Transfer RNA from a Dehalococcoidia bacterium, 75 nucleotides, folded computationally. Rfam family: tRNA. Rfam classes the family as a transfer RNA.
Formats: sequence, structure tokens, C1' cells
RNA sequence: GGGGCUGUGGCUCAGAGGGAGAGCGUCUGACUGGCAGUCAGAAGGUCGUGGGUUCGAGUCCCACCAGCUCCACCA
Repeated sequence: GGGGCUGUGGCUCAGAGGGAGAGCGUCUGACUGGCAGUCAGAAGGUCGUGGGUUCGAGUCCCACCAGCUCCACCA
């Protein structure tokens, strides 16, 4: 330098054009003498960044950034 994959709540991930979700974690309440545990509820993200297409984009297109990986180059 070129190709490929990935980038979504604190963490691990789902979501292939029209409600942003799950599990774990956190907080509150109930049960318990207490812890643990179970149950119920709540908070928390505007989807890596910037553009474009579209009536409408996490989802499609372009550029860039970061991580992983393969190839090339130098030595």
C1' cells in the first nucleotide's frame, strides 16, 4: 500500500428499509432474621465519524477512523 471481517446500552450479542431489543450487570420494591436466591419494576444507547440515496436508514451507497486478519513492499 491492497483485500476481507468487525464497530449497536457498563459487558456479550441480536436486529438483512417503517416499533432500538435480549442475556448478564446496576438501581428500587416484595419474599427472608440477614446474606444468597427468586419474583416484579426501573434507569441506561439516538447504532464508530462525516456525507449521500429514500417519504423514511442501525439496515443501502461513498469517504474516513479504530480493531482483527490475509497479501504485497522494505529490511

The same sequence occurs in records of 2 taxa.